Predicted 3D model of RNase P RNA and transfer RNA as a complex of 429 nucleotides. It holds a member of the Rfam family "Bacterial RNase P class A". It is annotated as a ribozyme. The coordinates come from a structure-prediction model, not an experiment, and the mean pLDDT is 76.
[in-house]
RNA sequence: UGAGCAGCACGGAUGAUUGCGCCGCAAGGUGAGGAAAGUCCGGGCUUUACAGGGCAGGGUGCCGGAUAACGUCCGGUGGAGGUGACUCCCAGGCUAGUGCAACAGAAAAGAAACCGCCUGCUUUGGCAGGUAAGGGUGGAAUGGCGGUGUAAGAGACCACCGCUUCUUUGGUAACAAAGAAGGCUGUGUAAACCCCACUCAAAGCAAGACCAAUAGAAAGCUAUGUGGCGGCCCGUCACGCUUUCGGGUAGGUCGCGUUCUGUAGGUGUAAUGCCUGCAGAGGAGCUGUAUGGUAACAUACAGUCAAGAAAGAUAAUCAUCCAAGACAGAACCCGGCUUAUAGUGUUGCUCAUCAA
RNA sequence: GCUGAAAUAGCUCAGUUGGUAGAGCACUUCACUCGUAAUGAAGGGGUCGUCGGUUCAAAUCCGAUUUUCAGCU
Numbered sequence: 001u002g003a004g005c006a007g008c009a010c011g012g013a014u015g016a017u018u019g020c021g022c023c024g025c026a027a028g029g030u031g032a033g034g035a036a037a038g039u040c041c042g043g044g045c046u047u048u049a050c051a052g053g054g055c056a057g058g059g060u061g062c063c064g065g066a067u068a069a070c071g072u073c074c075g076g077u078g079g080a081g082g083u084g085a086c087u088c089c090c091a092g093g094c095u096a097g098u099g100c101a102a103c104a105g106a107a108a109a110g111a112a113a114c115c116g117c118c119u120g121c122u123u124u125g126g127c128a129g130g131u132a133a134g135g136g137u138g139g140a141a142u143g144g145c146g147g148u149g150u151a152a153g154a155g156a157c158c159a160c161c162g163c164u165u166c167u168u169u170g171g172u173a174a175c176a177a178a179g180a181a182g183g184c185u186g187u188g189u190a191a192a193c194c195c196c197a198c199u200c201a202a203a204g205c206a207a208g209a210c211c212a213a214u215a216g217a218a219a220g221c222u223a224u225g226u227g228g229c230g231g232c233c234c235g236u237c238a239c240g241c242u243u244u245c246g247g248g249u250a251g252g253u254c255g256c257g258u259u260c261u262g263u264a265g266g267u268g269u270a271a272u273g274c275c276u277g278c279a280g281a282g283g284a285g286c287u288g289u290a291u292g293g294u295a296a297c298a299u300a301c302a303g304u305c306a307a308g309a310a311a312g313a314u315a316a317u318c319a320u321c322c323a324a325g326a327c328a329g330a331a332c333c334c335g336g337c338u339u340a341u342a343g344u345g346u347u348g349c350u351c352a353u354c355a356a
Numbered sequence: 357g358c359u360g361a362a363a364u365a366g367c368u369c370a371g372u373u374g375g376u377a378g379a380g381c382a383c384u385u386c387a388c389u390c391g392u393a394a395u396g397a398a399g400g401g402g403u404c405g406u407c408g409g410u411u412c413a414a415a416u417c418c419g420a421u422u423u424u425c426a427g428c429u
């Protein structure tokens, strides 16, 4: 200098004007994301169910650790790819059982002889037997290769490699290395049924909780009654009125944004409520520091935490600047995964070439 | 917002222990008819929504993604 690998951060800025949601008497404060998305996992929360155990059904699947939990994350083992940094893998068990392997092929898993090879017979056309070394078919052909052996052959036998089992050593373990034995006891498929181990109640904020008209029941009062118009009377219009009860419809409030409890004050409603101050308790949020750990993460301390609607706000216009602005918009909350994303900055590492 | 289902020929639908993708209507050609329809015969047309994976082999099994439909106040 070029090419590449892995990670982290940001993802328009400033000003002016107009407008919107929430809080507040007002002044004023506050107002989208790294994915708010997909709803694919896990949890909180809520209602229902629940002595304990089992069946059915679902999920996960190398080993160890982290976590509230997970199918997530971290570290390792094995396998695959890359010169390398590094990346990818639903990676338990077909030696528990069952099933499947179309077409082709003789034969697709316990049986088999199409061609070929060998032996015997022969009417010279073939027939019977042996043989899995060779050919051919297929994704896959009964461990591979070389030798011994044989009529021809064959783990029938031998060496090496592979496989299985056992032992020893190292490792928490997956596993690795070494040695011995077996004579090969099985090709593939479990993202086929299934087996094994572990694990899982169901539904979801349109969950649910509180208050509560009208209508209903009971009791009481009463047509000389009650209410509206009106200063009053007349007039005219409408109608039974009050209290209590249960259930919870219309409707309202909460759930709902730091959380919960207690207490004091204020404020509003038909009612539940709402706001502020103080005290206490807590949080699996965020930031920083320290310690422990290879890491994920844990512990301690300090600081911080205010979008919260209900037809649904978070925007529009103008000016200046630059790298010229991508994907995209909260609806109960949190931890992950996946998918989309113009571009910018930055850290570490690898390979090639050149120079010293 | 939450939950469930579907996508196969131009249209409506089949297709299950994974093994050459089918039916009806429509379309094309021919026959029949004076002509049309009906009828009969023959034929064409599909990357099974898209991408990736498992497998010898995927419409089918697994994951992601796109579109459509339905239910819950």
Base pairs, nucleotide, nucleotide: 001352002351003350004349005348006347007346008345009344010343012321013320014319015318016317017316018315020031021030022029023028033327037338038337040336041335042334043333044332045204046203047202048201057200058199059198060197061196062076063075064074065073066072077091078089079088080087081086092195093194097193098192099189100188101187114135115134116131117130118129119128120127121126143161144160146158147157148156162184163182164181165180166179167178168177169176170175208254209253210252211251216245217244218243219242220241221240225239226238227237228236229235259281260280261279262278263277264276265275266274267273283305285304286303287302288301289300290299291298292297322325357428358427359426360425361424362423363422366381367380368379369378375412383399384398385397386396387395405421406420407419408418409417